Predicted 3D model of a 691-nucleotide part of an RNA (large-subunit ribosomal RNA, domain II) from Prolixibacteraceae bacterium UBA6024.
RNAcentral holds the full RNA, with entries from SILVA.
It matches the Rfam family "Bacterial large subunit ribosomal RNA".
[in-house]
Context: one part of a larger RNA
RNA sequence: GCCUACGAGUUAGUCGUCACUGGCAAGAUUAAGUUUUUAAGAGACGGAGUCGAAGCGAAAGCGAGUCUGAAUAGGGCGUAAAGUCAGUGGCGCUAGACGCGAAACCUUGUGAUCUACCCAUGGUCAGGUUGAAGUCCCGGUAACACGGGAUGGAGGACCGAACCAGUUAACGUUGAAAAGUUCUUGGAUGAACUGUGGGUAGGGGUGAAAGGCCAAUCAAACUGGGAAAUAGCUCGUACUCCCCGAAAUGCAUUUAGGUGCAGCCUCGGUUACGAGUCUUGCAGAGGUAGAGCUACUGAUUGGAUGCGAGGGCUUCACCGCCUAUCAAAUCCAGACAAACUCCGAAUGCUGCAAGAUGCUUACCGGGAGUGAGGGCGCGGGUGCUAAGGUCCACGUCCGAGAGGGAAAGAACCCAGAUCAUCAGCUAAGGUCCCCAAGUAUAUACUAAGUUGAACUAACGAGGUCUGAUUGCUUAGACAGCUAGGAUGUUGGCUUGGAAGCAGCCAUUCAUUUAAAGAGUGCGUAACAGCUCACUAGUCGAGCGAUCGGGCAUGGAUAAUAAUCGGGCAUUAAGUAUAUCACCGAAGCUAUGAAUUGACAAUUAAGUUUGUCACUGGUAGGGGAGCAUUCUAAACUGCGUUGAAGCCGUGUCGUAAGGGGCGGUGGAGUGUUUAGAAAAGCAAAUGUAGGC
Numbered sequence: 001g002c003c004u005a006c007g008a009g010u011u012a013g014u015c016g017u018c019a020c021u022g023g024c025a026a027g028a029u030u031a032a033g034u035u036u037u038u039a040a041g042a043g044a045c046g047g048a049g050u051c052g053a054a055g056c057g058a059a060a061g062c063g064a065g066u067c068u069g070a071a072u073a074g075g076g077c078g079u080a081a082a083g084u085c086a087g088u089g090g091c092g093c094u095a096g097a098c099g100c101g102a103a104a105c106c107u108u109g110u111g112a113u114c115u116a117c118c119c120a121u122g123g124u125c126a127g128g129u130u131g132a133a134g135u136c137c138c139g140g141u142a143a144c145a146c147g148g149g150a151u152g153g154a155g156g157a158c159c160g161a162a163c164c165a166g167u168u169a170a171c172g173u174u175g176a177a178a179a180g181u182u183c184u185u186g187g188a189u190g191a192a193c194u195g196u197g198g199g200u201a202g203g204g205g206u207g208a209a210a211g212g213c214c215a216a217u218c219a220a221a222c223u224g225g226g227a228a229a230u231a232g233c234u235c236g237u238a239c240u241c242c243c244c245g246a247a248a249u250g251c252a253u254u255u256a257g258g259u260g261c262a263g264c265c266u267c268g269g270u271u272a273c274g275a276g277u278c279u280u281g282c283a284g285a286g287g288u289a290g291a292g293c294u295a296c297u298g299a300u301u302g303g304a305u306g307c308g309a310g311g312g313c314u315u316c317a318c319c320g321c322c323u324a325u326c327a328a329a330u331c332c333a334g335a336c337a338a339a340c341u342c343c344g345a346a347u348g349c350u351g352c353a354a355g356a357u358g359c360u361u362a363c364c365g366g367g368a369g370u371g372a373g374g375g376c377g378c379g380g381g382u383g384c385u386a387a388g389g390u391c392c393a394c395g396u397c398c399g400a401g402a403g404g405g406a407a408a409g410a411a412c413c414c415a416g417a418u419c420a421u422c423a424g425c426u427a428a429g430g431u432c433c434c435c436a437a438g439u440a441u442a443u444a445c446u447a448a449g450u451u452g453a454a455c456u457a458a459c460g461a462g463g464u465c466u467g468a469u470u471g472c473u474u475a476g477a478c479a480g481c482u483a484g485g486a487u488g489u490u491g492g493c494u495u496g497g498a499a500g501c502a503g504c505c506a507u508u509c510a511u512u513u514a515a516a517g518a519g520u521g522c523g524u525a526a527c528a529g530c531u532c533a534c535u536a537g538u539c540g541a542g543c544g545a546u547c548g549g550g551c552a553u554g555g556a557u558a559a560u561a562a563u564c565g566g567g568c569a570u571u572a573a574g575u576a577u578a579u580c581a582c583c584g585a586a587g588c589u590a591u592g593a594a595u596u597g598a599c600a601a602u603u604a605a606g607u608u609u610g611u612c613a614c615u616g617g618u619a620g621g622g623g624a625g626c627a628u629u630c631u632a633a634a635c636u637g638c639g640u641u642g643a644a645g646c647c648g649u650g651u652c653g654u655a656a657g658g659g660g661c662g663g664u665g666g667a668g669u670g671u672u673u674a675g676a677a678a679a680g681c682a683a684a685u686g687u688a689g690g691c
Stems, first nucleotide, its partner, number of pairs: 001691006011095003015092010027051003033045005055062002065077004098236002101233001105226003109222002116200009125190001127159003130155001134151006163187003169182003202218001204214003239625006249262005263370002265367006274359001275360001276357009290343001291341002297337002301333005308326002310323004373398005379392004403414003418593004423589003429583003432567003438580001440579006451569002459554002463551010480538005486511003491505003517532001521530002594615001596613006626680001628677008637669002645664005651658002
């Protein structure tokens, strides 16, 4: 992991409440008990008691009223709706109360054969080394001291086996082993190691102290019991079909992942041509968006004016004068505000009327679940006008929603799946191939594979197409080529020099000219030289400038080779505009069938027919059924001429399931109508067995 079996809303209460069914009814009903009997049963008796028919008040008490109160006032609770007994079902309460699950707490006992420490009594420590005190001898001293040599054999001494320990590394890690093996290492006459017997016991022991150890268990051992402790927590909770169908919000909470009340769902009852919803019209309240501010409050830029202040001048002092400073207030122009408003919408909200729709509304009662929400669009707060961020408002979808499109995809686009069909039409989106349908039509653009779903900027750029305005042009433009581009003059000043061209000045003037600046740039020390403006000739038709628009271009950068989903595509299979055709979904239609509801007719009857509508669904509410085991009655059924069970194969039913036939099997078992439950398994790291 699979298979088989077992495995979770039960039972009780003379409890409560609601619904349905039945009996009796202003009443209803017996309990214990007694008795009869065909005796686990049933009948009769039994009125004690209980509930109801009257309430109010703390009570005395009064009574359709009563209490409060001085009150005849007001107010509170009542009066004007039938109960009760039994049965069945839903829910609640008390019990283990749907099942499994703690860590823990208390209590009675059992443990020191492991291990910690202690007591008693025993045992063990190869071999080698060092050489303390003391003693003896010699030297030495006044005598000691002291020195040397022997002897001696001390030590939590040294090296190192047994023994004890466990330092490092490797291996082992479903091991050879629930702590080991190998190499290596520490102690090894000691606070050493060890045998045997004994002692200390659970908030207790023991501990050279690590919260260590106390039988593979220790921040409180193990066993039985309280005990099914408790678990606002996790997991699991078993057959089918049909109808409806949520919530993730508000308030409160030792409350925040729980719960109470309300909201939203469901079922039953009651209720109105009047509620609900929508549209239109009319009448209202309001201060948002916008706008405005010389209409307030506040903030604010420039200018004018300049109260006042600062600085300077003057003076013995006052007065006075000045200002590249600050600046109130006023004026002109500009412009800002969630907590500004002289103004002021659209929506939304309220009321009335008309129309449409057709029970969608409201109330009472039974049963819930929900009270972690999320994405997107839009109006805002917060944040960085960050977040798949966070908090509100309005809407929508996912949640609880399948189908088609977006390559893939909870919530984006289209569209809401009763069932069947090898029928048709469409939506979004598509029509070269993968891949159903146009290599469709017309006109442009793009050359970047831009692009071919959705992301890129400031800034740059004779890419290219196009619009507008404007200038020149057959009296010859623009570009190219040929030629000229001069004179007064080296203008004046400055300067070492300044001659068109370092710099300054100017009335940058005049002359000759077709035209030529007191000079556009290069150049020289200064000249020179080259060139331009300007002019003529040649050529022969368009040439410039500015401001817009389209598509392209650089800017362009991400982590395992790349890619529009891929192949691929260039007058397109790209982009833009227009048009026609087609494809395309569980949408719509067609044909057939079913469910539920309403209406109409019909019937003994949810009995039949017709029309219309409906039938996605989690939590959850309601309805109808299937199967299993047992009981009763009937069939007084079936069965060795083969029961149950098992295997195979047709068949019937919307489903759970039913039935037939064949095989196997070898003794029990079914159908109908009722009743009662140890009544349905895929999950609980479920339990047991097997593989």